A computed fold for a 73-nucleotide RNA from a Clostridia bacterium, annotated as transfer RNA. It matches the Rfam family "tRNA". By type it is a transfer RNA. Rfam describes the family as follows. Transfer RNA (tRNA) molecules are approximately 80 nucleotides in length. NCBI's taxonomy places the organism under Bacteria, Bacillati, Bacillota, Clostridia.
């Protein structure tokens, strides 16, 4: 250059016949303990890599650009 692949709360990752985002950790407050630890209930906290386009409606289809990581030249 030129082709896949991934980019989603602090971390690891789900979330396809488009329909206003979720688990687990891990953080706060409480409850159980004589006190840990383990267990539980409740709560913060992300507008989904960025700008555009199609749709009433986009994480998610389309185009372009970033990064990263593979593999050809």
């Nucleotide at each position: 250059g030129c082709u896949g692949u991934u980019a989603u709360g602090g971390c690891u990752c789900a979330g396809u016949a488009g329909g206003u985002a979720g688990a687990g950790c891990a953080c706060g407050u409480c409850c159980u303990u004589g006190g840990u630890a383990a267990g539980g209930a409740c709560g913060a906290g992300g507008u989904c890599c960025c700008g555009g386009g199609u749709u009433c409606a986009a994480a998610u289809c389309c185009c372009g650009g970033u990064a990263a990581c593979a593999g050809c030249u």

The sequence was found in a public genome assembly. The prediction has a mean pLDDT of 80.